[in-house]
Molecule: FMN riboswitch aptamer (RFN element)
Formats: sequence, C1' cells, structure tokens
RNA sequence: GUGUUCUUUCAGGGUUUUGCGUAAGUCAAAAUCGGUGGUAAACUCCACGACCAGCCUUUGGCUGGAUGAGCCGGUGUAACUCCGGCAGCGACCGUAUAGUCGGGAUGAAAGGAAGAAUAU
Repeated sequence: GUGUUCUUUCAGGGUUUUGCGUAAGUCAAAAUCGGUGGUAAACUCCACGACCAGCCUUUGGCUGGAUGAGCCGGUGUAACUCCGGCAGCGACCGUAUAGUCGGGAUGAAAGGAAGAAUAU
C1' cells in the first nucleotide's frame, strides 16, 4: 500500500412580489434549490439512496413494484460534466392542485472521514 472484519462520527438545499379567489408558500406571472459514487469538474450521462408491498431464519435480510428532466455552439488529447445560449425536471401522506409549507423524520440511507484488529 491492498483485502477482510469491526468501532466511532458525519451525511439535503429552496417562495420575494403581484393577480384571481371564501380559501392557494399548492393555481397564473415572476423567484428560488440541486443528495451519493463513477467519468474532464454533471439537477438532466451511467450507477445508487429515499417511498410502497410481500416473504423469511425479523436490531436484519431477500424478492418485487414505484422512481423526473438536454439540446445547440465553442475550447480541448479527452467534456451530453467546463464556457456561452436556449430548454426541461423534481417520491409518498395532508391541505385549493406543492421540488420549496406541514408530516412519517430528533428517522433511515447511498456514501464520506477517522481509528482498531487481522491477512498479505
């Protein structure tokens, strides 16, 4: 240095203003935000996490379901990631129809960091 096992810890952002209305942070206009790993640096590529159901040997595991959206031009060895332009998207439950409010959640988790043991 690498593999395996274990411990601790960390691990999500966002509605200002106007209009209609009995009522909207939910509609319309405008605004605003972007988890984790990979890869030329990614909300839109590839992969993963969240939510639901069933089963089991139930601190958990397995199986199944749900799970959004990008093009053009430029630079470059290399970019659907950078730069410029224009565009688009966002689980479940509640409520006047919600990415942004309230709730499950002081939760869980992709995974990150530090440390220990052990093998090589």